The RNA shown here (transfer RNA) has 74 nucleotides and comes from Longimicrobium sp. Its Rfam family is "tRNA". It is annotated as a transfer RNA. The source organism's lineage runs through Bacteria, Pseudomonadati, Longimicrobiales, Longimicrobiaceae and Longimicrobium. Its mean pLDDT, the model's own confidence on a scale to 100, is 81.
[in-house]
RNA sequence: GUCCCGGUAGCUCAGAUGGAGAGAGCGCCGCGUUCCGAGCGCGGAGGCCGGAGGUUCGAGUCCUCCCCGGGGCA
Numbered sequence: 001g002u003c004c005c006g007g008u009a010g011c012u013c014a015g016a017u018g019g020a021g022a023g024a025g026c027g028c029c030g031c032g033u034u035c036c037g038a039g040c041g042c043g044g045a046g047g048c049c050g051g052a053g054g055u056u057c058g059a060g061u062c063c064u065c066c067c068c069g070g071g072g073c074a
Base pairs, nucleotide, nucleotide: 001073002072003071004070005069006068007067010026011025012024013023019057028044029043030042031041032040033039050066051065052064053063054062
């Protein structure tokens, strides 16, 4: 330099062909249970989806450029 994969909640990840409220597990907070804790049960908060444009009635999902991580070839 070029090509490929990835970038979604604090962490690990899921979200086939765009479609209606963005999810799970772990973690965190509260309540219950307990003498207290752990565990367990119930409930809750938390992300606008790496950034900027574009296409569309509608984009996490498609297109372009850029940034970050990993890998292949030179």